Predicted 3D model of a 477-nucleotide part of an RNA (small-subunit ribosomal RNA, 3' major domain) from an uncultured bacterium. RNAcentral holds the full RNA, with entries from ENA. Its mean pLDDT, the model's own confidence on a scale to 100, is 85.
[in-house]
Context: one part of a larger RNA
RNA sequence: UGACGGGGACCCGCACAAGCGGUGGAGCAUGUGGUUUAAUUCGAAGCAACGCGAAGAACCUUACCAGGCCUUGACAUCCCGCCGGCCGGCGCGUAACGGCGCCUUCCCUUCGGGGCGGCGGAGACAGGUGGUGCAUGGUUGUCGUCAGCUCGUGUCGUGAGAUGUUGGGUUAAGUCCCGCAACGAGCGCAACCCCUGCCCUUAGUAGCCAGCGCAUAGAGGCGGGCACUCUAGGGGGACUGCCGGGGACAACCCGGAGGAAGGCGGGGAUGACGUCAAAUCAUCAUGCCCCUUAUGACCUGGGCUACACACGUGCUACAAUGGACGGUACAACGAGUCGCAAGCUCGCGAGAGUAAGCUAACCUCUUAAAGCCGUUCUCAGUUCGGACUGUAGGCUGCAACUCGCCUACACGAAGUCGGAAUCGCUAGUAAUCGCGGAUCAGCAUGCCGCGGUGAAUACGUUCCCGGGCCUUGUACA
Numbered sequence: 001u002g003a004c005g006g007g008g009a010c011c012c013g014c015a016c017a018a019g020c021g022g023u024g025g026a027g028c029a030u031g032u033g034g035u036u037u038a039a040u041u042c043g044a045a046g047c048a049a050c051g052c053g054a055a056g057a058a059c060c061u062u063a064c065c066a067g068g069c070c071u072u073g074a075c076a077u078c079c080c081g082c083c084g085g086c087c088g089g090c091g092c093g094u095a096a097c098g099g100c101g102c103c104u105u106c107c108c109u110u111c112g113g114g115g116c117g118g119c120g121g122a123g124a125c126a127g128g129u130g131g132u133g134c135a136u137g138g139u140u141g142u143c144g145u146c147a148g149c150u151c152g153u154g155u156c157g158u159g160a161g162a163u164g165u166u167g168g169g170u171u172a173a174g175u176c177c178c179g180c181a182a183c184g185a186g187c188g189c190a191a192c193c194c195c196u197g198c199c200c201u202u203a204g205u206a207g208c209c210a211g212c213g214c215a216u217a218g219a220g221g222c223g224g225g226c227a228c229u230c231u232a233g234g235g236g237g238a239c240u241g242c243c244g245g246g247g248a249c250a251a252c253c254c255g256g257a258g259g260a261a262g263g264c265g266g267g268g269a270u271g272a273c274g275u276c277a278a279a280u281c282a283u284c285a286u287g288c289c290c291c292u293u294a295u296g297a298c299c300u301g302g303g304c305u306a307c308a309c310a311c312g313u314g315c316u317a318c319a320a321u322g323g324a325c326g327g328u329a330c331a332a333c334g335a336g337u338c339g340c341a342a343g344c345u346c347g348c349g350a351g352a353g354u355a356a357g358c359u360a361a362c363c364u365c366u367u368a369a370a371g372c373c374g375u376u377c378u379c380a381g382u383u384c385g386g387a388c389u390g391u392a393g394g395c396u397g398c399a400a401c402u403c404g405c406c407u408a409c410a411c412g413a414a415g416u417c418g419g420a421a422u423c424g425c426u427a428g429u430a431a432u433c434g435c436g437g438a439u440c441a442g443c444a445u446g447c448c449g450c451g452g453u454g455a456a457u458a459c460g461u462u463c464c465c466g467g468g469c470c471u472u473g474u475a476c477a
Base pairs, nucleotide, nucleotide: 001477002476003474004473005472007471008470010468011467012466013465015461016460019425020424021423022422023421026316027315028314029313030312031311032310033309034307035306042053043052064302065301066300067299068298070296073125077124078123079121080120081119082118083117084116088103089102090101091100092099106115107114108113127291128290130289131288132287136285137284138280139279140278141276143274148187149186150185151184152183153182154163155162156161167178168177169176193268194267195266196265198236199235200234201233202232203231204230207226212223213222214221239262242256243255244254245253246252318418322377323376324375325374326373327372328371334365335364336363339358340357343354344353345352346351384415389410390409391408392407393406394405395404431453432452433451434450435449436448437447
């Protein structure tokens, strides 16, 4: 100087408390451990691994296993020789790849050749998701959006170092004020950026009868118009600016006015010096080591989907604030031409047939659902719950047996609110309800977004956890 203390003082954080809803019990989904297996590819491991890499394993992916097969190679550059094609199509054969045969048959040219491609050969080399994240770059997690981390000069100290950065107040903040052997400065904080909340303005192929006309069974459907809504460019607006009180007359705090908004308005992006030899050699790059008729390459089939069990994360429930049936209302974000698909017809339905429109404020996905109105059920393992199973179908795809999703009918399991323990959340939040998107042929209870309805509680900081600052002790460095 740090680190540590079941030392002290002060202060924060859904840290506790006050509340609301869960997890832990059930069934299923998903990840992991374990076990099994020819293989169940690899990585991730307290917080900070475990719906994680994977934003989508039937083949492919795929790295694993079995079998078949290739050796200058699936891919790159160079050399020699041959061909005029290659590609593609058809046939034979094969599990397929590889193989064999036939058809078709290049471009430029100064006719020397050149370009492109294929085949054969030789070797230089290719190739490796093989090892080492404790050799590395890059990227990322975490403490933590915590308020800290440092430097120059000066001063003090023999020196390590200290001071500044401590102190009195204050703040979300090393934020600001005052004081002070310090005076300044940098990286962080804040602001500048984006979304959202109010107004003005510019502009109208979406919006409006607002004011006029036309048409009608009905819809801005039509003429017409940019007023309003909206869209998307510009601007204004909030700064403790004003008033009162407190305070050191400061910083600032409390209350009030006006205002759409008030003291950082709400949300996002943004992550200092560093810590964990944290993670990643399997995104990529890369040193060294290793393989080179194989640890490389191709193909078929299988596996990653196994199942006595254990754990994490979720979904659906156990019901009446509910289930079922009928009627009826109101969104936002987005996506679409290898696509979204209206309408009509068929089907109980998943869906099929046909087909308008739309490269999209124009058409479509797209009926939002909870809600509201009415009827029924009457507390039961039930008209709750839907696992599991049978049959019949639908869709995608070369192909749904291993191993996809969906529909109809039948079957109807556990489950009556969950031990010890444990998690999230402070407001348009929790809870609850549906909708969209990426990936994607198909496959979503996951992920990323969107809007609808919309709470309770916070006395307080004694305690648990994490953190900041000062101080004190030290068997630690």